[in-house]
SAH (S-adenosyl-L-homocysteine) riboswitch aptamer from a marine sediment metagenome, 75 nucleotides, folded computationally. It matches the Rfam family "SAH (S-adenosyl-L-homocysteine) riboswitch aptamer". The literature on the family includes a 2008 paper in Mol Cell by Wang et al., "Riboswitches that sense S-adenosylhomocysteine and activate genes involved in coenzyme recycling". Gene Ontology terms of the family: S-adenosylhomocysteine metabolic process and regulation of gene expression. The RNAcentral record of the sequence draws on MGnify. The model forms 100% of the base pairs in the Rfam consensus. The prediction has a mean pLDDT of 76.
This record gives sequence, structure tokens and C1' cells, in this order.
RNA sequence: UUCCCGAGGAGCGUUGCAACAGGCUUUGACCUGCCAGGCUUGGGAAACGAAAUACAAUUUCGACAACGGCGCUCA
Repeated sequence: UUCCCGAGGAGCGUUGCAACAGGCUUUGACCUGCCAGGCUUGGGAAACGAAAUACAAUUUCGACAACGGCGCUCA
């Protein structure tokens, strides 16, 4: 850094940025639909980096808090 799973109490209504799907397209963009766990954190896997070493491999290390538009309800 990427993916999977879990946690961050629960629900209803609403707006619609990103992503996604479709349309259009001069490939810049625009339109429509969907959309308020997309964030943080725990575990697992892979990659990368550093250190050690017997220099192939292997081992160790890679830290972290709290939050989540607006209105309403429950706990």
C1' cells in the first nucleotide's frame, strides 16, 4: 500500500459530492440513476521498506487518537 472479515448502539425521512451503472461525446465535459461507514480501528493474507544473520533463505520491526451532512425517534 492492496484485498477479505469483524467492531465503532439501532431506526425512519431527506439533500446529493466522490465512486459505480447507463446515455451522449469534440474523449474536455455534460445528463440520468443509485448514493451519507467512501472514515478509523482489530485480525488474516500479499506486497514494499529497514535491521540482523549463516547473506540462498530465515527472523525481527513498520506506531497512533476519535469520528461519521440535515431533521426526527428509540436505547